[in-house]
Context: one part of a larger RNA
RNA sequence: GAUUGAACGCUGGCGGCAGGCCUUACACAUGCAAGUCGAGCGCGAACGUUCCUUCGGGGACUAUUAGAGCGGCGGACGGGUGAGUAACGCGUGGGAAUCUGCCCAGUAGUGGGGGACAACAGUCGGAAACGACUGCUAAUACCGCAUACGCCCUACGGGGGAAAGGAGGGGAUUCUUCGGAACCUUUCGCUAUUGGAUGAGCCCGCGUGAGAUUAGGUAGUUGGUGGGGUAAUGGCCUACCAAGCCCGCGAUCUCUAGCUGGUCUGAGAGGAUGAUCAGCCACACUGGAACUGAGACACGGUCCAGACUCCUACGGGAGGCAGCAGUGGGGAAUAUUGCACAAUGGGGGAAACCCUGAUGCAGCCAUGCCGCGUGUGUGAAGAAGGCUCUAGGGUUGUAAAGCACUUUCAGCGAGGAGGAAAACGUGGUCGUUAAUACCGGCCAUUCUUGACGUUACUCGCAGAAGAAGCACCGGCUAACUCCGUGCCAGCAGCCGCGGUAAUACGGAGGGUGCAAGCGUUAAUC
Numbered sequence: 001g002a003u004u005g006a007a008c009g010c011u012g013g014c015g016g017c018a019g020g021c022c023u024u025a026c027a028c029a030u031g032c033a034a035g036u037c038g039a040g041c042g043c044g045a046a047c048g049u050u051c052c053u054u055c056g057g058g059g060a061c062u063a064u065u066a067g068a069g070c071g072g073c074g075g076a077c078g079g080g081u082g083a084g085u086a087a088c089g090c091g092u093g094g095g096a097a098u099c100u101g102c103c104c105a106g107u108a109g110u111g112g113g114g115g116a117c118a119a120c121a122g123u124c125g126g127a128a129a130c131g132a133c134u135g136c137u138a139a140u141a142c143c144g145c146a147u148a149c150g151c152c153c154u155a156c157g158g159g160g161g162a163a164a165g166g167a168g169g170g171g172a173u174u175c176u177u178c179g180g181a182a183c184c185u186u187u188c189g190c191u192a193u194u195g196g197a198u199g200a201g202c203c204c205g206c207g208u209g210a211g212a213u214u215a216g217g218u219a220g221u222u223g224g225u226g227g228g229g230u231a232a233u234g235g236c237c238u239a240c241c242a243a244g245c246c247c248g249c250g251a252u253c254u255c256u257a258g259c260u261g262g263u264c265u266g267a268g269a270g271g272a273u274g275a276u277c278a279g280c281c282a283c284a285c286u287g288g289a290a291c292u293g294a295g296a297c298a299c300g301g302u303c304c305a306g307a308c309u310c311c312u313a314c315g316g317g318a319g320g321c322a323g324c325a326g327u328g329g330g331g332a333a334u335a336u337u338g339c340a341c342a343a344u345g346g347g348g349g350a351a352a353c354c355c356u357g358a359u360g361c362a363g364c365c366a367u368g369c370c371g372c373g374u375g376u377g378u379g380a381a382g383a384a385g386g387c388u389c390u391a392g393g394g395u396u397g398u399a400a401a402g403c404a405c406u407u408u409c410a411g412c413g414a415g416g417a418g419g420a421a422a423a424c425g426u427g428g429u430c431g432u433u434a435a436u437a438c439c440g441g442c443c444a445u446u447c448u449u450g451a452c453g454u455u456a457c458u459c460g461c462a463g464a465a466g467a468a469g470c471a472c473c474g475g476c477u478a479a480c481u482c483c484g485u486g487c488c489a490g491c492a493g494c495c496g497c498g499g500u501a502a503u504a505c506g507g508a509g510g511g512u513g514c515a516a517g518c519g520u521u522a523a524u525c
Base pairs, nucleotide, nucleotide: 001525002524003523004522006521007520008519009518010517013372014371015370016369017368018367019365020364021330026328027327028326030325031324032323035073036072037071040070041069043067048061049060050059051058052057080283081282082281089208090207091206092205093204094203095202098200099199103196104195105194106193107192108191109190110189111145113143114142120135121134122133123132124131125130151160152159153158165188166187167186168185169184170183173182174181175180209255210254211253216246217245218244221243222242223241224240225239226238227237228236258280259279260278261277262273263272264271265270285306286305287304288303289302308319309318310317311316336362338361339360340359344358345356346355347354348353375405376404377403378402385396386395387394388393409466411461412460413459414458415457419452425445426444427443428442429441430440431439469514470513471512472511473510474495475494476493480509481508482507483506484505490497491496
């Protein structure tokens, strides 16, 4: 000199863009943060309206209702943190023995049956959490049978294995309980399989801290064979056999640490660092385990153990903010228990739509960077006052006053973009089709959808009106005098000042440097 996720002191007008628990991975009150689908399925209230009534009640609509339940998809993403990890964890470059829901393309199918379990009803247990028994029932839930191009196993003879239906529309024909069904068609699904895309698992070369005041380490250890296990290779596991394997080019042990793109500094080489943003990894009260699933050994799932907190009828139960806010504690120190799904994105759904503390915004903080303002011109009687003086003067100083202007920003009032593209309707056309239905594509058109928001921006109004401080002035280092003090009080980054004329302490006047900041401290180059 540059820099910072900074803090502290003094001071503080506005805006834009960023950033904001670096410490206790300490403990957490409260609310919210993952749901959705009735176009998979069976039930089904209340209020209200209406009809019947034996006045007890019953039926229809509301109602594709609320509500749970079965079932599907998603809760493995998104969000947080950096405890652990010196490691194929990360970076980079390769590799073969693998899987991959949703998505895209291709091929072939989607036939015929069965038995349950919730919900529900009844009985019972329990303080609760929750549970037991009996009975009824549906499905895109579950299980056989049939079929098998391709698929899997094979000793090459053969053997094995699927599926589920839903919704919209429809002229003949058949059946009909007159509702509809068969049938045709469109579409969403389902099954098997091939290829792709995406994602993931695995292996290897090289690189990636400190300590030798750590020199030997290792027994599933190193390799082989058989077997098991996995999606897959492999001591990954197991039985047997052999005795190997790593190490001074630093094994092992100890300490420290998430890694990278990057960031800071520097002419560079290098040094330091890993906040925000992005990629990867690891973790989710502590330790362990598996289940489900395409994917987890799963932050807001399950089980076991432990510590802690809470409820209890003492028998037993409940919980996990390193999600967003917020509280206590720790600390020099770090924000609102805000608004909205309008946009972008995600999950579910055919869609409308629902959910979304992701996200978009707002609030707080000079924490940083950038921009703007706090007036402009004129004005010498060089006013008054202050300070100083050799008492003449000098300086503050064109500074002020005065005169003439301007009105950025802030204030008040009015107008007012863009972020909105859609979706849903209507019409036309094309495709599909038996069809002018339905559905899909394209075009046109109508009606709408904004949290921010009193938006940005523009115009008008009034009036210099509301807006300057901080540090320093001995040398380094830009800037000097007076008074007070008297080795005292104090200053200080280094050299050093102060013991009676201190440009070095304290105050004042003046000056210098930066400026909504300025200094100090800490840290890095």
Predicted 3D model of a 525-nucleotide part of an RNA (small-subunit ribosomal RNA, 5' domain) from a metagenome.
The prediction has a mean pLDDT of 85.
The RNAcentral record of the full RNA draws on SILVA.